[in-house]
Notes
The part of an RNA shown here (large-subunit ribosomal RNA, domain IV) has 358 nucleotides and comes from a Caldifarciminota bacterium. The coordinates come from a structure-prediction model, not an experiment, and the mean pLDDT is 84.
Context: one part of a larger RNA
Order: sequence, then structure tokens, then C1' cells
RNA sequence: CUCUCGUUAAGGAACUCGACAAAUUGGCCCCGUAACUUCGGAAGAUGGGGUGCCCUCUUUGUGAUUAAUUUUUAAUUUUUCGCAGAGUUGGGUCUCAGUAACCAGGCCUGAUCGACUGUUUACCAAAAACACAGGGCUCUGCUAAGUCGAAAAGACGAUGUAUAGGGCCUGACACCUGCCCGGUGCUGGAAGGUUAAGGAAGGUUGUUAUUCUCUUCGGAGGAGAAGCUCCCGACCGAAGCCCCAGUAAACGGCGGCCGUAACUAUAACGGUCCUAAGGUAGCGAAAUUCCUUGUCGGGUAAGUUCCGACCUGCACGAAUGGUGUAACGACUUGGGCAUUGUCUCAACGAGAGUCCCG
Repeated sequence: CUCUCGUUAAGGAACUCGACAAAUUGGCCCCGUAACUUCGGAAGAUGGGGUGCCCUCUUUGUGAUUAAUUUUUAAUUUUUCGCAGAGUUGGGUCUCAGUAACCAGGCCUGAUCGACUGUUUACCAAAAACACAGGGCUCUGCUAAGUCGAAAAGACGAUGUAUAGGGCCUGACACCUGCCCGGUGCUGGAAGGUUAAGGAAGGUUGUUAUUCUCUUCGGAGGAGAAGCUCCCGACCGAAGCCCCAGUAAACGGCGGCCGUAACUAUAACGGUCCUAAGGUAGCGAAAUUCCUUGUCGGGUAAGUUCCGACCUGCACGAAUGGUGUAACGACUUGGGCAUUGUCUCAACGAGAGUCCCG
């Protein structure tokens, strides 16, 4: 010096990102217990008292014992002793201390998020993430939809049958969930437009049975039916798309400028442009607010955090759910009480090690 422990004057979070760590509390019995609440809870709320040993007393259970009476196989009453438990009346006694060791909740309070118990990154994240009961939309009539599988057989779904099964979103409960179907998607529709393979009137290319012309009689050139073949092709031709509707707890979206009231300011009101429609209720400097430590109030001697408001929402907002909410949480954040070597500021001690000498 390091590690693991023990104790500490006065102070008591001044330490620090943060009371991290340590300390406090602690068992059992009794008294007593707030707001709030979904009436279950909250609650071991908070808070207060008791606790050893000896004697005595009361009482419960149990075993034995004495005596008396009677209805004498026995019953009832009574006496004494012991064991075990509980209680507390009274008394005594020892210690710093009686759950004396070990073991063994610190508490209260404001707010955020998530209802809850649960699940998760085996080995840096346990959470506000996932799940959840509940809610909604949608598909599926049974050889179900959906899934696995070679486009199979077969299997799961299910020895189930729409109060069932699959998919997606939301996430207890309470109060609610506004407007937009123009775009994308989905569902329905079928008049018209477009449209594949395929079919096809007709046309076309090559080949040549045949035929024409020329000829040095060896050939050369031209025309060309049928069949086969190449290419084109009016027209016929489904779904889809265009088109017409519906649908937002489908993907999603939910404006701008100007003016106006008898102080000023502001604008219930008006004008105008654009849109599919222009954000309703509720909430709001928020897990969202850049400017920003916004402004006001509270708490502190002093508060970029915190709580309550305001609304100028850069850029909240309604199942990508909105706002609340008792209970719950090794969650995040603010305050307080208690307690402490966290600190002012360090000291001493125990054990182990490092280091030095032999």
C1' cells in the first nucleotide's frame, strides 16, 4: 500500500450523476392504524407497549393419590403431588442490553410508464419491451379457412363445426373513441373501353406437277395448280386494368392569407384561396417543446431536476387508441423522516496479501 472485517469524538448526505455502499429497522404477542378505493384492499400502513430468570396466583389438558358418602362390577364429592400448555395478578432478582448469539421488513410522500401474477436479449440491457384477461375488424358452412408437404399421398386444424377455428390490431377497469373513401388496399358490380393463349375470313414466302420462251441440245430464264410450309391477319376471345359503388378498431390524412369591438390588446364576427376532409372530446414546455433554465405559483437560504398551472402544441390527440384510475413494480424521477465513516477528515484495531532483509 491492497483486500476482507471491527470501532469511532463533534457534525449527520455537507459525499456523489444518484444516500452507491454501509448503517438503521427486524422475531413473536398486544394496542392501534390515514388519504384513497374496483369495498377485496391500502395494511406488517404510520405509530406505541411487552419480552430473561425465581417464587406465587389463575386456568386448560393429563397421570397418579387421600378421605368421605351412596344406589357398592361402580358413581359422586373431596385431599395432595407430578407433567405439559396458556395467561396474567402480586412479589423478587441480574445485566449496558432478556427475539441479549445466529436468524430477522427501514419508513412516509408527489409524479411518469405499464392495469395486475407472468415472459425476455444462456455470457454487458429484466424494462416503459413481450405476453395477458378484455375489446374490435376480418376470413372460414366442413374434403372449412389456414398450415406442413415434390403442384403428391398424407397429416395438423379436429375425433372440433360460427358461443368453433384462423389472421391482424388494441391491451384490466371507468368515461369515451370525432371528420375525411380523393390516393393505396380490400369487398361488390357489370354497361362500355383495353386485352393473352387459342380460333379465323383473307392475304403472303418457299417448294413444283405442269407450262411458256431461248438454246451451242448439255442446259438457261419466266409463269405456276394442289399439298406442305414461312409470314401477316379483319374478326371472335376470360380474368385483370380503366370504369361505377361501398369500406378507416383497412394503409393512411385531418390547411393558408387578410380584416374587424368606443383606451390598448384580443377577435365571438366577416372576406378570400385551396382541399377528400381541414384535428372534435380530452390532454398539453409532456418518455412529445427547438427557441427554453418559456412565464407564474409551490417547495429550498439558494432548485437547468420536481410538483401545480398557463397555452405561443418548432412537431399531442382519440384501438399505430385518447384521458383518468384503486392495487401491483429488484422500473424511471422529485421531496421528507430515521440512520449512518458517503463526507468534513481521518484515526485505531483484527486477519490475509504485496514489498524489504536473512